[in-house]
A computed fold for a 118-nucleotide RNA, annotated as FMN riboswitch aptamer (RFN element). It matches the Rfam family "FMN riboswitch aptamer (RFN element)". Rfam links the family to the GO term FMN binding. The sequence was found by an Rfam model in a public genome assembly.

RNA sequence: AAAAUUCUUUGGGGCGGAGUGCAAGUCUCCACCGGCAGUACAGUCUGCGAGAGCGUUUUGCUUUGAUAAGGUGUAAUUCCUUAACCGACAGUUAUAGUCUGGAUGAGAAAAGAUUUUU
Repeated sequence: AAAAUUCUUUGGGGCGGAGUGCAAGUCUCCACCGGCAGUACAGUCUGCGAGAGCGUUUUGCUUUGAUAAGGUGUAAUUCCUUAACCGACAGUUAUAGUCUGGAUGAGAAAAGAUUUUU
């Protein structure tokens, strides 16, 4: 230095203002937010996780949202400029990315320690 073992810790953000109304953090207008790995720095590329369905002792299988134009550069759908778009399930005096709940859960993965091998 590389590979592997075991353990520990960490591991998702956001409704502020106005309007309507008996009632809205759910509607309308403005606002706000963006998991992990890869890659020139990514919510919108590729893959993964989470959610949902099926199966089940377990492993698992299926499904699962959204971007364009211009600029710089060796290289960017990742940076810069402009204009867009997307967001599980259940609940609720009224329709939810932002409230409440499953969840003090699960988890991609990250960091540290330990031991072994080369």